[in-house]
Context: one part of a larger RNA
């Protein structure tokens, strides 16, 4: 210089006080560990592994593990020799396949010389050899690239110049102030970069411009109804270009700043919301199993292919979540209103069959035009505090879908079954506003689905907190240290 203190100031953040809602206890999912196991592939390991790679493990995927096979290979590019032997389509033995052997058929055959006949050379493909291919074998402590974290913390630098013998100082300190080294004032320091803010997207408000697939105010037709039809371009909306917000403007405070606090105006008000964007570093942080690669090390096998089985095991711990323990609810019947997204090997309407799942048969619709499409809510019957008309594990049985195939191990559906639970110890998470609870939708992976997971989308809508003693992090200053 820095790192440390159970040293000092100042400050900050759902850190913590104030609230709300959870975990911890139950059954279940789903990851871990751990034990088994032929194998239960590998990886991740406080925060910053544990619904994490894995945006789908029935085969396949897969990398494990048995058993069957293959050795120039499933894949590349080259070389030498053969060289139409072969690509293609069929059938037969033997097999679980994969693979091993065996027949058959009809077409093609490249370039040069030549009318042909023949002759020269010689490519793809095949065969046999040689080089080599392969490796999810090994080191992330040999790396790269791409990632976490601390943290959207306000820091970290440099150029000249000053100061110090010198490591270095100093500028980056102090006085104020901000989310901010943000800005101001002050100064041996002037300036500058990298970051902070801004420039981008996206939500909120207005105008303009453009009306189809979208709208429907007036004016007309038409129906039980329905922008359904003539027209409309005024709203709505779409989606393109602007504007609009700057502490600009008024008051007070304030050092004649910078700025704070109140007001006006305005759809918005002091960064309006939200996103993307992550310095200089720090953890020998994660990945050689997303790829890429240096050493190593395998080569009739540590490469390949096939079947079959695990990756789904289960005395037991852990996270992480779903359902619930009920009347602010439960069933039962009628009413209503989203939004972003998907859709051709799809999305399926309105029939028709079935109690359901489903089927069936199929208008529309490469989608502002058809579909896929809502529940909490609102209203009306019941039930009356109970292990219940609560809750839904479990487990028998019928079916149903998908798919070569649901036995290990798939999801849906009716029937009956009807567990544990009655609000959860220490302890601990989340969350400051369209948040938190709550409620449903909707995509990616995908045949199908173990999703209750991740990503998104709207509905309904809170309480609390004008505090910094304390806990836990983090930042400047400044002190002390036998640490580096």
């Nucleotide at each position: 210089u820095g790192a440390c203190g159970g040293g000092g100031g100042c400050u900050c953040a759902c850190a913590c006080a104030a609230g709300c809602g959870g975990u911890g206890g139950a059954a279940c999912a789903u990851g871990u560990g751990g034990u088994u196991c032929a194998a239960u592939u590998c990886g991740a390991a406080g925060c910053a592994a544990c619904g994490c790679g894995a945006a789908a493990a029935a085969c396949c995927u897969u990398a494990c593990c048995c058993g069957g096979g293959u050795u120039u290979g499933a894949c590349a590019u080259g070389c030498u020799g053969g060289g139409a032997u072969u690509a293609u389509g069929c059938c037969g033995c033997u097999g679980a396949a994969a693979g091993g052997u065996g027949g058959c058929a009809a077409a093609u055959u490249g370039c040069c010389c030549g009318c042909a006949a023949g002759g020269g050379u010689g490519u793809a493909a095949c065969c046999a050899g040689c080089a080599c291919a392969g490796g999810u074998g090994u080191u992330g402590c040999a790396u790269g690239g791409c990632u976490g974290u601390c943290g959207u913390c306000a820091g970290c630098u440099c150029g000249u110049g000053u100061c110090g013998u010198g490591a270095g100082a100093u500028g980056u300190c102090g006085g104020g102030u901000u989310a901010a080294g943000u800005c101001c004032c002050a100064u041996a320091a002037c300036g500058a970069g990298c970051g902070a803010a801004a420039c981008c997207c996206u939500u909120g408000u207005c105008a303009c411009u453009a009306g189809u697939u979208g709208c429907c105010a007036g004016c007309g037709g038409g129906u039980u109804a329905u922008g359904c039809c003539g027209g409309g371009a005024a709203c709505u909306c779409u989606a393109g270009u602007g504007a609009g917000a700057c502490u600009g403007c008024c008051g007070u405070u304030g050092u004649c700043a910078a700025a704070a606090c109140g007001g006006a105006g305005g759809a918005a008000g002091g960064u309006g919301g939200g996103g993307a964007c992550g310095a200089c570093g720090u953890c020998a942080a994660g990945u050689c199993a997303u790829c890429a690669u240096g050493g190593c090390c395998c080569u009739u096998a540590c490469a390949c292919c096939c079947g079959g089985g695990g990756c789904u095991a289960c005395a037991c711990a852990c996270g992480u979540g779903u359902u619930a323990c009920a009347a602010u609810g439960g069933u039962c019947g009628g009413g209503a209103u989203a939004g972003a997204g998907g859709g051709a090997u799809g999305c399926a309407a309105g029939g028709c069959c079935g109690a359901a799942a489903g089927g069936u048969a199929g208008a529309g619709c490469a989608a502002a035009u058809c579909c896929c499409u809502a529940a909490a809510c609102c209203u009306g019957g019941c039930c009356c505090c109970a292990g219940u008309u609560c809750a839904g594990a479990u487990u028998g049985u019928a079916g149903g879908c998908u798919g070569c195939a649901a036995u290990u191990c798939g999801c849906c559906u009716g029937c009956a079954u009807g567990a544990a639970g009655u609000u959860g110890g220490a302890a601990u998470c989340g969350c400051u506003a369209g948040u938190a609870a709550u409620c449903g939708c909707g995509g990616a992976u995908c045949a199908g689905c173990a999703g209750u997971g991740c990503c998104g989308c709207g509905g309904u809508g809170a309480a609390u907190a004008u505090g910094u003693u304390c806990c836990u992090g983090a930042g400047c200053c400044u002190u002390g240290u036998a640490c580096a």